[in-house]
Molecule: RNase P RNA; transfer RNA
Organism: Polyangiaceae bacterium
């Protein structure tokens, strides 16, 4: 210099003048309540003061929570989440250390990483053959019915009938690599190493490593296909809920639907009491089924009526400094701080000084030169983006710099 | 603010237990016709919102934006 890697902090400052908002004082005018007056109420407006008012992502709403209703005889069946190992924490699919894989010279970066010998299915095309492997070229042996030869006879072509998985070809993938021996040719059929699968030992808390030894390979991919397996997971959401007003007729249309028999008892009878048995539309038990219970009215459209305050609501798994124990996330322990509560919804405007950038001129400095730096002045722009019940996280958007590391080049 | 679904050609819609991107109207060239419209043949020109992973391979499976819809006192 130039190309890149991580990390941690910030998120345009300072004043003025005007507004919005909500809190808290003060007056004033109304409204209630109390009266004879003084006077009380913080229920409304109004006007002064004084002190607060978005973010690092407030975003997407993707994970986990707390808070709140509703569910919580039993019994099965299903459906979703997560997925190397250990640890944090409220909890999490996060976020810290680690292990193994992959990728890059390299600082460092990535990983949804359980099981493919439970079963079940895929694996297009091409290709002889895609998973109980396979013989299309190729090598290589036979035989003589093929073919040469006039024959004796021979196998180079070519047919047959077999060995072969070395090499060729196709593929994303072709059934351990690579040498060597060995064979008609070849083959883990035999040997070395390497690679794998088992077993022992050692180290680790484990994931896993490292050593040794036994086996001659037996066990291709996909599980973000179904599936196994281990853990786990009950619905809904501040438009959750709770309180108060306020306002209505249970209006039209279609659809299902038990109210039954039988004994008995009272009575002249109708009728009613009681007891069995029998039918039942629809509801609940908030995935479903069973199974339990409720059961005389339900269910689906139209059409009407009312849509207002208060509350849940901001002090919380709060923030910051220190100290102690962790490799670290993070804990303990003291000490200090209060830091937005709107509700069709505020946090803004304008000006002046500085700050950075970036266009244009420029005094004047260097250079032999092309050019370069450049006080000062105009002009301009200044990211991303707006809480909505509250945390913890993830992701996504985005602004100028700063800290360390790394590789390349030149140069002392 | 909460829940919840969808994006495939110009348009309406298919292909989804992964393997050739397709139909119906539009559209462009012929043909008929004096001319047009109908008809009747040919032609797919051009598309999976958008960026990653998974896999030999992705409209298809995942994950992240992104644009629209639809329902809740």
């Nucleotide at each position: 210099g130039u190309a890149g890697g991580u990390g941690a902090a910030c998120g345009a400052g300072c004043g003025a003048u005007c507004g919005c908002u909500g809190g808290c004082g003060u007056g004033c005018c109304g409204g209630c309540c109390a009266c004879u007056u003084c006077g009380g109420u913080u229920u409304g407006g109004c006007a002064c003061g004084c002190g607060g008012g978005a973010g690092g992502a407030a975003a997407g709403u993707c994970c986990g929570a707390g808070c709140u209703c509703c569910g919580c005889a039993g019994g099965g069946c299903a459906a979703g989440g997560u997925g190397c190992c250990g640890g944090g924490u409220a909890a999490c699919g996060c976020c810290c250390g680690g292990u193994g894989a992959g990728g890059g010279u390299g600082a460092c970066c990535u990983c949804g990483a359980g099981g493919a010998a439970a079963g079940u299915g895929c694996c297009a095309c091409a290709g002889a053959a895609a998973a109980c492997a396979a013989a299309c070229c190729g090598c290589c042996g036979g035989c003589g019915u093929g073919c040469c030869g006039c024959g004796a006879g021979g196998c180079c072509c070519c047919a047959c009938c077999g060995g072969u998985a070395a090499g060729g070809g196709u593929g994303a993938a072709a059934a351990g690599g690579u040498g060597g021996a060995g064979u008609a040719a070849g083959a883990g059929a035999c040997c070395a190493c390497c690679g794998c699968a088992c077993g022992c030992u050692c180290g680790g808390u484990a994931a896993c490593g490292a050593g040794c030894g036994u086996g001659g390979c037996a066990c291709g991919g996909c599980a973000a296909a179904c599936c196994c397996c281990a853990c786990u997971u009950g619905g809904a959401g501040c438009a959750a809920g709770g309180c108060c007003a306020u306002g209505u007729a249970g209006g039209g249309a279609g659809g299902c639907g038990a109210a039954g028999u039988g004994c008995g008892g009272c009575u002249g009878a109708c009728g009613u009491c009681g007891c069995a048995c029998g039918a039942g539309a629809g509801g609940g038990c908030u995935g479903c089924c069973c199974g339990c219970c409720c059961g005389a009215g339900c269910c689906u459209c139209c059409g009407g009526g009312u849509a207002g305050g208060c509350u849940g609501c901001u002090c919380g798994a709060g923030g910051c400094a220190c100290g102690c124990g962790g490799u670290a996330a993070c804990g303990c322990g003291c000490g200090c701080c209060c830091u937005a509560g709107a509700g069709g919804a505020a946090u803004g405007a304008u000006c002046g000084c500085g700050a950075u950038c970036g266009a244009g001129g420029a005094a004047g400095g260097g250079g032999c030169g092309a050019c370069c730096c450049g006080a000062c002045c105009u002009c301009g722009a200044u990211a991303c983006a707006g809480a909505a019940c509250u945390c913890g996280g993830c992701u996504u958007a985005u602004g100028a710099g700063c800290a360390c590391c790394u590789g390349c080049g030149a140069c002392c | 603010c909460u829940g919840g679904g969808c994006g495939u050609a110009g348009c309406u819609c298919a292909a989804c237990u992964g393997g050739g991107a397709g139909a119906g109207c539009a559209c462009g060239c012929g043909c008929u016709u004096c001319g047009g419209a109908a008809g009747c043949g040919c032609g797919g020109a051009g598309g999976u919102g958008c960026u990653g992973g998974u896999u030999c391979g992705a409209c298809u499976c995942c994950a992240g934006c992104u644009g629209c819809c639809c329902a809740g006192a």